This is a predicted structure of a 1503-nucleotide RNA (small-subunit ribosomal RNA) from an uncultured bacterium. RNAcentral holds the sequence, with entries from ENA and SILVA. It matches the Rfam family "Bacterial small subunit ribosomal RNA".
[in-house]
RNA sequence: CCGCCCGAGAGUUUGAUCCUGGCUCAGGACGAACGCUGGCGGCGUGCUUAACACAUGCAAGUCGAACGGGAGUAUUGAAGAAGCUUGCUUUAGAGAUACUUUAGUGGCGGACGGGUGAGUAACGCGUGAGGAGCUGUCCUAUGCAGGGGGACAACAGCUGGAAACGGCUGCUAAUACCCCAUAAGCCGAGAGGUAAAAGGAUCAAUCCGGCAGAGGAGGUACUCGCGUCCUAUCAGCUAGUAGGUGAGGUAACGGCUCACCUAGGCGAAGACGGGUAGCCGGCCUGAGAGGGCGAACGGCCACACUGGAACUGAGAUACGGCCCAGACUCCUACGGGAGGCAGCAGUGGGGAAUAUUGGGCAAUGGGCGAAAGCCUGACCCAGCGACGCCGCGUGGGUGAUGAAGGCCUUCGGGUUGUAAAACCCUUUCGUGCGGAAAGAAUAGUCCUGUAGCGAAUAACUACGGGAUUUGACGGUACCGCAGGAAGAAGCACCGGCUAACUCCGUGCCAGCAGCCGCGGUAAUACGGAGGGUGCAAGCGUUGUUCGGAAUUAUUGGGCGUAAAGGGCGCGUAGGUGGUUGUGAUAGUCAGAUGUGAAAUCCUUCGGCUCAACCGAAGAACUGCAUCUGAAACUUCAUAGCUCGAGUACAGGAGAGGGAAACGGAAUUCCCGGUGUAGAGGCGAAAUUCGUAGAUAUCGGGAGGAACACCAGUGGCGAAGGCGGUUUCCUGGCCUGAUACUGACGCUGAGGCGCGAAAGCGUGGGGAGCAAACAGGAUUAGAUACCCUGGUAGUCCACGCGGUAAACGGUGAACACUAGGUGUGGGAGGUGUAAUACCUUCUGUGCCGAAGCUAACGCGUUAAGUGUUCCGCCUGGGAAGUACGGCCGCAAGGUUGAAACUCAAAGGAAUUGACGGGGGCCCGCACAAGCGGUGGAGCAUGUGGUUUAAUUCGACGCAACGCGAAGAACCUUACCUGGGCUUGACAUGUUCUCGUAACUCCUGGAAACAGGAGCCCUCUUCGGAGCGGGAUCACAGGUGGUGCAUGGCUGUCGUCAGCUCGUGUCGUGAGAUGUUGGGUUAAGUCCCGCAACGAGCGCAACCCCUGUCCUAUGUUGCCAGCGGGUAAUGCCGGGGACUCGUAGGAUACUGCCGGUGACAAACCGGAGGAAGGUGGGGAUGACGUCAAGUCAUCAUGCCCCUUAUGUCCAGGGCUACACACGUGCUACAAUGGCCGGUACAAAGGGCUGCAAGACCGCGAGGUGGAGCGAAUCCCAAAAAGCCGGUCCCAGUUCGGAUUGGAGGCUGAAACUUGCCUCCAUGAAGUCGGAGUUGCUAGUAAUCGCAGAUCAGCAAUGCUGCGGUGAAUACGUUCCCGGGGCUUGUACACACCGCCCGUCACACCACGAAAGUCGGUAACACCCGAAGCCGGUGAGCUAACCCGCAAGGGAGGCAGCUGUCGAAGGUGGGAUCGGUGAUUGGGGUGAAGUCGUAACAAGGUAACC
Repeated sequence: CCGCCCGAGAGUUUGAUCCUGGCUCAGGACGAACGCUGGCGGCGUGCUUAACACAUGCAAGUCGAACGGGAGUAUUGAAGAAGCUUGCUUUAGAGAUACUUUAGUGGCGGACGGGUGAGUAACGCGUGAGGAGCUGUCCUAUGCAGGGGGACAACAGCUGGAAACGGCUGCUAAUACCCCAUAAGCCGAGAGGUAAAAGGAUCAAUCCGGCAGAGGAGGUACUCGCGUCCUAUCAGCUAGUAGGUGAGGUAACGGCUCACCUAGGCGAAGACGGGUAGCCGGCCUGAGAGGGCGAACGGCCACACUGGAACUGAGAUACGGCCCAGACUCCUACGGGAGGCAGCAGUGGGGAAUAUUGGGCAAUGGGCGAAAGCCUGACCCAGCGACGCCGCGUGGGUGAUGAAGGCCUUCGGGUUGUAAAACCCUUUCGUGCGGAAAGAAUAGUCCUGUAGCGAAUAACUACGGGAUUUGACGGUACCGCAGGAAGAAGCACCGGCUAACUCCGUGCCAGCAGCCGCGGUAAUACGGAGGGUGCAAGCGUUGUUCGGAAUUAUUGGGCGUAAAGGGCGCGUAGGUGGUUGUGAUAGUCAGAUGUGAAAUCCUUCGGCUCAACCGAAGAACUGCAUCUGAAACUUCAUAGCUCGAGUACAGGAGAGGGAAACGGAAUUCCCGGUGUAGAGGCGAAAUUCGUAGAUAUCGGGAGGAACACCAGUGGCGAAGGCGGUUUCCUGGCCUGAUACUGACGCUGAGGCGCGAAAGCGUGGGGAGCAAACAGGAUUAGAUACCCUGGUAGUCCACGCGGUAAACGGUGAACACUAGGUGUGGGAGGUGUAAUACCUUCUGUGCCGAAGCUAACGCGUUAAGUGUUCCGCCUGGGAAGUACGGCCGCAAGGUUGAAACUCAAAGGAAUUGACGGGGGCCCGCACAAGCGGUGGAGCAUGUGGUUUAAUUCGACGCAACGCGAAGAACCUUACCUGGGCUUGACAUGUUCUCGUAACUCCUGGAAACAGGAGCCCUCUUCGGAGCGGGAUCACAGGUGGUGCAUGGCUGUCGUCAGCUCGUGUCGUGAGAUGUUGGGUUAAGUCCCGCAACGAGCGCAACCCCUGUCCUAUGUUGCCAGCGGGUAAUGCCGGGGACUCGUAGGAUACUGCCGGUGACAAACCGGAGGAAGGUGGGGAUGACGUCAAGUCAUCAUGCCCCUUAUGUCCAGGGCUACACACGUGCUACAAUGGCCGGUACAAAGGGCUGCAAGACCGCGAGGUGGAGCGAAUCCCAAAAAGCCGGUCCCAGUUCGGAUUGGAGGCUGAAACUUGCCUCCAUGAAGUCGGAGUUGCUAGUAAUCGCAGAUCAGCAAUGCUGCGGUGAAUACGUUCCCGGGGCUUGUACACACCGCCCGUCACACCACGAAAGUCGGUAACACCCGAAGCCGGUGAGCUAACCCGCAAGGGAGGCAGCUGUCGAAGGUGGGAUCGGUGAUUGGGGUGAAGUCGUAACAAGGUAACC
C1' cells in the first nucleotide's frame, strides 16, 4: 500500500475462598414443524419420511422437398353407355394435373432436455498432468459421385387368435439393400492387398443433400501424482493374485481375456474387513484457524420396479427401446397377454411436515424440416402455503376537569394517561370507477426497389424500402379520480442469569422449570387480573448445527496432591542431533507463465419509487503445475575437527549379582539329672500344659529358619530389592593423568528381558511364625479385635504367574540459573606433634534467593529457564465392569466400551464445630466432709387413665410446690341446661320516644319475662345532656398461628470473652492485633512482637453490711443528777452510750522482707474493725437454642358473627388400678412428754391489728382500752437453759386413717374449706441401683414475719433473725467452661456424616436351552436370455462358375460347448430381534439388620 475489517461473558459444587471440572444460558442459521395470531405487495422457496405402490391426462417427435401406396378436394377428362336433332346432349368416370392429408418403407432425433440420490470409500469426485484413442451434426479447405442388380413392407387374397399379435401366397418404390469400377488414404520391407457414394426441390440457375480422407471446435473413453469419513474390540490379505512371453479382444493402453513360465504383490504412513456416505463449486458458523452441512442454482457421477444380458447406433449396455429371470398389479374366452410417474400435475400410504389432475408455446432454449410450421409439463406465467428475505400500512396534530371505568393504596392519593373523548388534518395500502405500458425483433408474411442468375418483367439468392401479423401473464405493472379514520395487532416474557412488579386465588395441592430452583397460608417463580418490558404481521416453542468451549488446545491445555508418568531396563522402526569447509538444491524464499468454469462472497457503478432482487466491471479464489533464480537455515553428498560418546592405563569404596563352605546366640523338640505344685495367659479370665512330675534349672543331642550389637535420612543396584563369616565366578560406579577412535549420540511405538508379596505345578523340607479351622473369652450378637492351639504357606530346587500406595504418588537425556550447612567415596594443595584448613569431582540429606505454583510447596537431586523423544488425561457413577481378542494349568492378567443416571464429583487452603487427639487453666466438677433424696405416710405438681367436662400453657439441664402472691360461687377460659342478638363494653350516623333513678308483686334455678308503684336535669324554649326503641357502620372472641411479630423472660454464664478503625501479610476466604513468656477472679496487668489504637464486656462508680467521726434527738436511749413505783425511762431532765436519720473517714499491695526479668505479680510480716475484688446484692458483652410466652399486654394475617360473642344456674378444673418430680412429718434417748425460765430480727395493721377483762378443755366467743404506728396491737419467738418423767418397745416414738362432737369465715362448706376437742393409732426401726445441696456465720438445725387472702387446702414462696459445724491431700478420673495446638469425608456442624446385605417398586443392560430374521461370501447342483465358439444332412434373391440344370462362396434356422442372473442344497461367518430363567447395576421423604469409613472413628487407614 491492497484486501478483509477484526476476539465481551454469565449462572451453578462451599459456611465462605481460590483452583480444577462438567452442566446450563445469552448470539447466528434453517427446504423446517407445532401453538396463538394474521392487512398488503415484491423476490425467492416448498416430500428432508416409503429408490413405497400408482387410477387418469399430458411429458418426443418430425420430414410428402427420400419412397410407393391410400383417402379427400378442385380442374381436366379417354374408351364405353343412353337419347336422338348424327354431331350434339346426357350419363359414366379410366387417366392426367394441382392441392390437402398420412398407416407403411426410409432419414434424423428418441444417448439431449427433465427426475432422483438407492448404490458407491472408488481415478467416483476435486485439482494438476499425460498418451495409446474414437467422434453424428457443425466449421475450414480438398477430391469424388461412373455402371449395374435383386428384394422387402405397405397393399391384395386366403387364414389363425377372445385379445395382444400374427401366418401363408402374390405385387411394388426409394436418399432402404447389394455387386463392379475409380482411390488421395490404410496395411505391408517389398511385391502386392484392401475400402465409397443418392439423390431431392426447381424449366433452369441455384439450393438442400451423398461419399472419402485431412485439419479444427465441441464431446467422449483411458492412464497417472496429490487430496477425500469412522472403526485395530477388523492384523494379516491375495491364485488372474503380482510380473513376464505369446495370442485373442477393444475405438484405444492394459490380466481386459486365454495358454505357458516365474512366485510374487499389498500391509502398522493401517492392507483386508465392518459401519456410514453420492463428490465438488459452495452454504451456515467462527476474529481466525477450524467445525458442521452438501436443499434450491451450477459442474461431475450413479440409478430408472429388482437382477442379468446384449442389439441398434457417432454416441446407450438406453427413465417414457428390446430379450430373459423374479416380485407385484391389471385384462382374459384360462389357451394366453399387458405394465413400470426417482418426467409434470394428481391418488393412496408413510409422516411432525411440503402445493394445481392450471394457462401458453408470446419470450428463451431444444428436436425435425428448404421453409411455412409441427412437437416441447424444458421453459415462461398464473394458483396454493407468513416457509424465508425485503418493503409498506394499521393514521397525523392539538388536547388536563389529568373524565369515566379498571387496578393498587399508607385512604392522602397513585397508575392506566395525551392514552380516550373532543377539535383540526391527511388518504399510502385496501375498495369502486376510469386511463394504460414495456416484455415484440435484426422474427414471420405480403408488396416492392436494386444487383446476381437467366431468354425472362417467373422463381430463387443478397442488400434495401413499405405494409401487415404475433402477448399465456392480463386490462397486469403504472397513473388518475371518488369516499371516509374509515377495513387492518398480535405474541412472548416480567425470581437470578435477563429488559420488565403489584394485587387476588391456591396451600409440597394444582402446577412451573433452559440451569440454579419455586409451591407445606402473607408465592414479584403456580393460575387470573392490572401494570410493565421486548419484538412486531408476526411472536413463541421444539428439533438440528456452529459459536461461546482455551471443554481435543496447530494458532491455544495439561499430568507431585485436582483426570493423567508406562513397575524397571535393553533395544528395532521412527523422531531428533556437536563443529569447520566444499558441492547439490529436496524443504525454504523470490519472480514469471498456465490453470484455478460460471454463479456465490467482497468493492464500485447501474436497473426495478427504496430494499430484497437483478445487471455490468473489477478484485479475489489464500490452490496446483511448469520454468527461471537465491543459498542463510534444515536436508543430501563429500573432506575434516574434538569439546559429546567410547576404548586403553593406574588407583578406590560398596548388604550389587550367582555358587559353595563354615559359625555362634536364640526358639522348639528329644534324652538324662536336680526339684515340686503349680505353670501359662489376660483388662479380668478361661480354653491349654502339669503328681504319668510340668514351669524353673543343669548337661547332652536333633533339626530348621533368621543373622542381635556394628547400623548411620550410611552404602550398592535400572527397578523389584540387597545385611553373620570365608572362598570362587561376575556386572556396574567413582577419581587421576595421558594416548587413541572421530558424532559412533539422545529418545524409543511394537518387541525382548527383569520384576515384592500372595498364589499355582512337581519334588523336597518344616524349628519358629501363621490365612483357613477348632476351642476359650468379650458381647445384645461377635463367623472379629484378645487368649490357647493349629494346617496350607513361609524355606530349597525347577517351572508358571506378571501384579502392588511397584510412591519421590514427580518418564528419560542435555544445557543454563544465588547461596548456606551436614554426611558417604576419591583427588590436589597448605600445614601441624595431632585433631585440622583450602580447592575440586561424584553421591546422599536439610534450609533457603530469584523464579514457578490454585495453594500446599518445589527450589543446581527443580515442580525454575530452554531443547529432543516417549507414555498418559479430557465431568462423577455405571466400571477397570460387559462383550470380543490375546496370555495363563487355574486363580486371573491385559486390551477395554455402552445403555442408563447425576449436577455435580474433586484439589488446596480458611473460619468454626467436633474427637472414646494432645497439652495449659478454671468451677462444690471430682476428691475430702456434713446433710439429704431414692424405701414409708401425707401434701403438692406432672404423666397416664377416666369423664359430659376433668379449660389452657410449660417437656433434658433451662417443664413437673412452674404461669397460680392462694379454683366452694366469683375467678373460669371447660361441660350440661336455660336465655339475648348493634349485643356485657366503645365511637359515630339517621329516625323516634321519654326525661333519671329506684322500690314492690307474680313466674322461674337464675338470667330474664310480665305487671304495679314512683314522677325530679339545664335552657336564650331553637335545643343540649341523659336514657329507652329501631337502622346502618361496627362491637366482641382466653378462637388459630410464639415457625409472621413487638415487648418481656429463661439458658450457656457473672463464663471472659466479643469486635472495630487504620496499617501490614495473603490472588482470596481470611490472618495479624486477640498469638507468645509470665501473672490474675478477669483479654487483670507486665514484657516481647507488624502492629498502633479504640469500643462492648471485666474491674470501679450504686445499695446493704462490718469500724470510726461529725450533725441531730422523738415516738428511740438512760451514763451522771433529781423525783416516783410492787415493778417499768414512769416523770423532770440529759445527748454521754445504744439506736434512728443524714453526711463523711477508712484499704491503696500504701509499708517491710523474700521470690521474680531491675516488670507485672506472688509469698510472708507489721499495723488495722477489716488485707489483697473484706462479706452480700443490684448489674448479664457479641451471640446461641425458629428456647418460652398470641392465655399479662400489644400486634399482622386467617377464622366465627341469632355465635367460636354475651348473660345465668348447676357441675368440672379437687376424678384414681398406676408412674415420676418437688416437699413436709417421721422412724426416736444429741429424743418424746410435763413444769419452770431467757434472748431476736424483719415485717404487717382502719372493710384493719386488737390489749387488759370475762366465758369456753379448746378452736373460739362477749366486749372493747390503745393504735393510721421507733408511741398501740399482731407478739408467745423457738431451739436454748433448769427440773421431772419415759428406758429401746412399733414404744409416752410416729402420726396417717376413721368415728363422734364442736368453732370460724362466707348467700352458700354435699361434691370441696380451715381450726378445736374426745376417741382411733396405719405404714415406718434410717431406706437397692442410683442421685443431689453445701467451702463459713456457710451446711445443718430452730422459730418469726409477709404477700395473695372473706375463709383456706401454705408442709409452698419470699424475707428475718437464733444456735452453729466438718473438710479440701490434690486435679488422675466424671460433668461444664476458657485459651493454644492437631485430625476431619462434619457446616442443620457428632443428636453430624455415612457403608453394605435384605425387602418393595420402576428402568436400562449382560448371560441363557433355544428360536426368528438380515447381510456378505464359500462349495456343489441346476442353468434363462444373450454374446462368443463349434456344427449346420434342413433353408437360402443379389456375388462367382455354368448355355442350362446345377454347383460354390456367404448367410439363416436348428443342435451344441464356455461364460452366465435368479433358484436349490450344505456347512460355516457376521449382525440384529425375541427367550423361561438368571446376574450384577442404577433410581426411588420417612422399611429391616448391623456400624465398615470420616476424630487415634473407638482394632490407624489404604493398595